[in-house]
């Protein structure tokens, strides 16, 4: 090399999840580890959490009557906790293999 086989991108439907993305069937862009591990980098996700702004409300609480404290929604960032092994390594573990 060939050959038995083998995995399935996108999309599509169901169905879990905030959500990234996950399982199922269909579907094949691809793929020699496109098998397993989220250990490192990467890249995405933000339900609730902190923190800055901004904009909206003018209720409730306090009170030394001067004012404080508290809400919602939207954008940034953080902290964490999650996704992806079809992003890259790193570990494990494998099937055929002719001259």
């Nucleotide at each position: 090399a060939a050959a038995c086989g083998g995995c399935a991108a996108a999309c599509u439907u169901a169905c879990c999840g905030a959500g990234a993305g996950g399982u199922a069937a269909g579907g094949a862009c691809g793929c020699a580890a496109a098998g397993c591990u989220a250990u490192g980098g990467g890249u995405c996700u933000a339900c609730g959490u902190c923190c800055g702004g901004g904009c909206c409300g003018c209720g409730g609480c306090u009170u030394u009557c001067g004012a404080g404290c508290u809400g919602g929604c939207c954008c940034g960032g953080g902290a964490u906790a999650g996704a992806u092994c079809g992003c890259c390594a790193a570990g494990c573990u494998g099937c055929c293999g002719a001259a």